[in-house]
């Protein structure tokens, strides 16, 4: 240096084929319980890594670039 894969919620991940972004598990409020955990209902939380371009419309395509992992030199 060259080539793959990733980057979306505090954390681990989803998001076909471009159509107003979702689940667990965590935080909160209620239920229940002598209380605490369990359980059970709900609620709040997102500059989709950054900048641009294409398109009515971008997490999703196209150009840079930047972090992390990997191959190979």
């Nucleotide at each position: 240096g060259a080539c793959c894969c990733g980057g979306u919620a505090g954390c681990u991940c989803a998001g076909c084929u471009g159509g107003u972004a979702g689940a667990g598990c965590a935080a909160c409020u209620g239920c229940c319980u002598u209380u605490u955990a369990a359980g059970c209902a709900g609620u709040g939380g997102g500059u989709c890594c950054u900048g641009g371009g294409u398109u009515c419309g971008a997490g999703c395509c196209c150009c840079a670039g930047c972090c992390g992992g990997g191959u190979c030199a």

Predicted 3D model of a 73-nucleotide RNA (transfer RNA) from a Patescibacteria group bacterium. Rfam family: tRNA. The family's RNA type in Rfam is transfer RNA. NCBI's taxonomy places the organism under Bacteria, Bacteria candidate phyla.